[in-house]
RNA sequence: UGGCACCUUCGGGGCAGGGUGAGCCCGCACCGUGAUGUGCGUGGCAAUUCCCGACCGGCGGUAUGUUCGGCGAUGACCGAACGAGCCCGCGACCCGCGCAAGCGGUGGAUCCGGUGAGAGGCCGGAGCCGACGGUAUAGUCCGGAUGGGAGAAGGUGGAG
Numbered sequence: 001u002g003g004c005a006c007c008u009u010c011g012g013g014g015c016a017g018g019g020u021g022a023g024c025c026c027g028c029a030c031c032g033u034g035a036u037g038u039g040c041g042u043g044g045c046a047a048u049u050c051c052c053g054a055c056c057g058g059c060g061g062u063a064u065g066u067u068c069g070g071c072g073a074u075g076a077c078c079g080a081a082c083g084a085g086c087c088c089g090c091g092a093c094c095c096g097c098g099c100a101a102g103c104g105g106u107g108g109a110u111c112c113g114g115u116g117a118g119a120g121g122c123c124g125g126a127g128c129c130g131a132c133g134g135u136a137u138a139g140u141c142c143g144g145a146u147g148g149g150a151g152a153a154g155g156u157g158g159a160g
Stems, first nucleotide, its partner, number of pairs: 004157007017052003023045003026041005054140002056130002058090004065082006071075001085128002094105004110126005132143003
């Protein structure tokens, strides 16, 4: 010190505020007792799901940004750290196969203006996305899940 085997620990955030009222309850009236019906009320409770609005962003990579350092070279230079929900990939969920280990499949969302040699990443602006089951229609509640996990850090072994 790259690869290998094993072990340990870690490994996801989020409805403030307002509106509506499915439904339930209470009271009264009507019907009349095999209707658990119908109507009424400035009556009560009522959606983190609807509407307005608010809030959130797993892991690896990339790097025209930021900070720091370097120089016979001051650069479209070199090095380090940090830096993307919607750029590339991964995980989770879901589907198929399998006794299982596992294998295969599916797999969300970005534009405009500016700067610049170059922008998908910077600056400004406006948008958009978010498994399954439950429930009044859920990225944010409850549940599978004291689960799984991309991976991160450290240790041990043997090897070079």